């Protein structure tokens, strides 16, 4: 790093260094000298992977799957729904008139995991 599965409306901050930008991009709205972004230390969340119980396949094992329980292991995350929307369907609302508005579904795209050449 292509690619392929799964999840993304819940959860969870302090200190200390530094000091101007940061929310991935483009619109927009946030957030920020009351100290962003980052780094270090502590401390939480959460349960994807390893582990460990049960179960259902099997003659039994393995392997898969599906469930729990734990948190001392490998990630991860701890401002706003992935902050909102971009594309296409649906319903419904207003309106002489749509490039209009409201839900909503999936798609892109992205982030996180685990696989994977």
């Nucleotide at each position: 790093u292509a690619c392929u599965c799964a999840u993304c409306g819940a959860g969870a901050c302090c200190g200390g260094c530094u000091g101007a930008g940061g929310g991935a991009a483009a619109g927009g709205c946030c957030c920020u000298u009351u100290g962003a972004c980052g780094c270090c230390g502590g401390a939480g969340c959460a349960a994807c992977c390893a582990g460990c119980a049960g179960a259902a396949c099997u003659a039994a094992c393995c392997a898969u799957u599906c469930u729990g329980a734990a948190a001392a292991g490998g990630u991860g995350c701890u401002a706003a729904c992935u902050c909102c929307u971009g594309c296409g369907g649906a319903a419904g609302c207003c309106u002489u008139a749509g490039u209009g508005c409201u839900u909503u579904c999936g798609a892109a795209a992205g982030a996180u995991g685990a696989g994977g050449g």
Molecule: SAM riboswitch aptamer (S box leader)
Organism: uncultured Woeseiaceae bacterium